Predicted 3D model of a 73-nucleotide RNA (transfer RNA) from uncultured Silvanigrella sp. It matches the Rfam family "tRNA". Rfam classes the family as a transfer RNA.
RNA sequence: GGGCGAUUAGCUCAGUUGGGAGAGCGCUAGCAUGGCAUGCUAGAGGUCACCGGUUCGACCCCGGUAUCGUCCA
Numbered sequence: 001g002g003g004c005g006a007u008u009a010g011c012u013c014a015g016u017u018g019g020g021a022g023a024g025c026g027c028u029a030g031c032a033u034g035g036c037a038u039g040c041u042a043g044a045g046g047u048c049a050c051c052g053g054u055u056c057g058a059c060c061c062c063g064g065u066a067u068c069g070u071c072c073a
Base pairs, nucleotide, nucleotide: 001072002071003070004069005068006067007066010025011024012023013022019056027043028042029041030040031039032038049065050064051063052062053061
């Protein structure tokens, strides 16, 4: 320098035809228990890496950039 893959909540990750942003764990509160563990319920938490484009509408399609991983040179 080039190819491929990844980038979504604090962490690990889903998200299929382009229209609702989600799960588990963690966090907060409440309830159950004499208390803890645990269980149940509710809630908070996101610029979907960044910039631009296409579209009525983009996490999703297109171009570029960045970071990480891997392969080639």